[in-house]
Context: one part of a larger RNA
RNA sequence: GGCACACGGUGGAUGCCUUGGCAUCAGGAGCCGAUGAAGGACGUGGGAGGCUGCGUUAAGCCCCGGGGAGUCGCCAACCAGACGUUGAUCCGGGGAUGUCCGAAUGGGGAAACCUAGCACCAGUCAUGUGGUGUUGCCUCCGCCUGAAUGUAUAGGGCGGUUGGUGGUAACGCGGGGAAGUGAAACAUCUCAGUACCCGUAGGAAGAGAAAACAAAUAGUGAUUCCGUGAGUAGUGGUGAGCGAAAGCGGAAGAGGCUAAACCGGGCGCGUGUUAAAGCCGGCGGGCGUUGCGUGUUCGGGGUUGUGGGACCCUCUUGUGGUUUCUGCCGGAGCCACAAGCAGUGAGAAAUCGAUGGGGUAGCCGAAGCUUCUGGGAAGGGGCGCCGGAGACCGUGAGAGCCGGGUAGGCGAAAUCCUGUCGACUGCUGGAGGGGAUCCCAAGUAGCACGGGGCCCGAGAAAUCCUGUGUGAAUCUGCCAGGACCACCUGGUAAGCCUAAAUACUCCCUGAUGACCGAUAGUGCACUAGUACCGUGAGGGAAAGGUGAAAAGUGCCCCGGUGAGGGGUCGUGAAAGAGUACCUGAAACCGUGUGCCU
Numbered sequence: 001g002g003c004a005c006a007c008g009g010u011g012g013a014u015g016c017c018u019u020g021g022c023a024u025c026a027g028g029a030g031c032c033g034a035u036g037a038a039g040g041a042c043g044u045g046g047g048a049g050g051c052u053g054c055g056u057u058a059a060g061c062c063c064c065g066g067g068g069a070g071u072c073g074c075c076a077a078c079c080a081g082a083c084g085u086u087g088a089u090c091c092g093g094g095g096a097u098g099u100c101c102g103a104a105u106g107g108g109g110a111a112a113c114c115u116a117g118c119a120c121c122a123g124u125c126a127u128g129u130g131g132u133g134u135u136g137c138c139u140c141c142g143c144c145u146g147a148a149u150g151u152a153u154a155g156g157g158c159g160g161u162u163g164g165u166g167g168u169a170a171c172g173c174g175g176g177g178a179a180g181u182g183a184a185a186c187a188u189c190u191c192a193g194u195a196c197c198c199g200u201a202g203g204a205a206g207a208g209a210a211a212a213c214a215a216a217u218a219g220u221g222a223u224u225c226c227g228u229g230a231g232u233a234g235u236g237g238u239g240a241g242c243g244a245a246a247g248c249g250g251a252a253g254a255g256g257c258u259a260a261a262c263c264g265g266g267c268g269c270g271u272g273u274u275a276a277a278g279c280c281g282g283c284g285g286g287c288g289u290u291g292c293g294u295g296u297u298c299g300g301g302g303u304u305g306u307g308g309g310a311c312c313c314u315c316u317u318g319u320g321g322u323u324u325c326u327g328c329c330g331g332a333g334c335c336a337c338a339a340g341c342a343g344u345g346a347g348a349a350a351u352c353g354a355u356g357g358g359g360u361a362g363c364c365g366a367a368g369c370u371u372c373u374g375g376g377a378a379g380g381g382g383c384g385c386c387g388g389a390g391a392c393c394g395u396g397a398g399a400g401c402c403g404g405g406u407a408g409g410c411g412a413a414a415u416c417c418u419g420u421c422g423a424c425u426g427c428u429g430g431a432g433g434g435g436a437u438c439c440c441a442a443g444u445a446g447c448a449c450g451g452g453g454c455c456c457g458a459g460a461a462a463u464c465c466u467g468u469g470u471g472a473a474u475c476u477g478c479c480a481g482g483a484c485c486a487c488c489u490g491g492u493a494a495g496c497c498u499a500a501a502u503a504c505u506c507c508c509u510g511a512u513g514a515c516c517g518a519u520a521g522u523g524c525a526c527u528a529g530u531a532c533c534g535u536g537a538g539g540g541a542a543a544g545g546u547g548a549a550a551a552g553u554g555c556c557c558c559g560g561u562g563a564g565g566g567g568u569c570g571u572g573a574a575a576g577a578g579u580a581c582c583u584g585a586a587a588c589c590g591u592g593u594g595c596c597u
Stems, first nucleotide, its partner, number of pairs: 001596009015582001016545002020516002022513007029505002031167002039101003042055003046079002049075003061095006070083003106115003116135007136165003140160006171202001172200005182189001186237001212220002224251005234242002255497003258441001262300010277290001278287002280330006305475001307440004311434006318337007339428005351423010362410003368383005384401002386390001392404003446470007456482001477492005532539002552581001554568005
């Protein structure tokens, strides 16, 4: 030195465990913000720090409920001092306070700082000073003022309890918009209208009541979503690839409002009488520009494709009041009530009451003793019991009957969600006929050129969108049915709104797992987006386990009145469980013995 065996040290694998994760399902909720958010800074406890809570009223203040014996949050004990059956701590609802920064908004600024104006208040002999409130920008509304330029307009000013600004995981809609890649290279093509950027909204969004589809002498009847149709029809350097629709079966189910013609009121402009036009018609009287045209605004009217409406005519409808310059006759209009219908869910928009359900604290809740082993009984033995409860967790080892719970049942002063009813609010004539006078959404449809989007890559290329140009018609009209034409069929564009079925999950509650079990599972089971790294954007850890219970080792000795260790008692079931603490593998380092060299 090697090998073997034995006994140790080191080390932290393995086993067991779980406070933490992961995934899915169901229900809820789906926004917060100038009444100052999200997120922070700094403070705040009798006693250093971190976390949590809170904000100069600062681990808290007030009120109303719940609850019932202890309490003054956690790491985390200890000391000091308090509170509580006159109900504390704690839990829920409502309220108060809420520094500074941050959209940040008086001005500035290197966030959490600096510094003003005005009004009022406090204080001072006075000034300095302090406190409260207010003062951003854009938009909207009202008023005032007011250029070039006469009326005007732009602009300016003042006031206002108009609204906006910023944040937010995914889902939505819109505006922009790649490349790696595939095509076995690559350019059209693909990836893909994806990623990403911007804008903007809602709890969903978007779409949506046919200028639809279809069919050929059939029919359907807004939209959305799912299945099928179908990898079909198509498209495609006919390569790679891309890829429908009708129909059928389901989910859900809902339809409405304007514009115009015409009538009336207001305002502006133009024009206008021989009082010959006007004031519902007739007769008589009276008034005196009231008229007409045009523009605008408000109200009525009207909303459709068996075309509809306006206009004109006819028939029919409860009561009362009133108006139309005036008397009579005739006619017409308006208002209210009744009746009917409807409603805050689009179609207009508030509020209240009654009643039911649910949420935000909670409450009740059956049934077991004994003996043995053991440190400990829930285990073994004996004899019982409950069950609408034998889910689960805990308790010194496997507990239906010990504790919490579970099945089942009960409960709200306050506040929120939701259903129904009522109050309340809103609306209301209907039918038929006639003529063909008027209206039926314009820089629109269409067309040409250039693009885009559709299964459709310019193709025979319709339909849809539109940058430039051009530019119709009003029902005997117009559009579509895949160039185009005829016939036929379907529809009625150029205005608007619309629940549900659908998408998603930052968040709350409950449940489940042939999901993980500390190199796993979230990056984080622990003071984790921390420590640390980086100028910065950003990157980003390690680190769980004594014991049933601290019962966490009195005394002596070595040592620096250390750190650490030893001895002997003690605790404990165990200390070879001693806080470097369950188990304690291997590498690695030793000690002893044997053998070999």
Molecule: large-subunit ribosomal RNA, domain I
Organism: Streptosporangium sandarakinum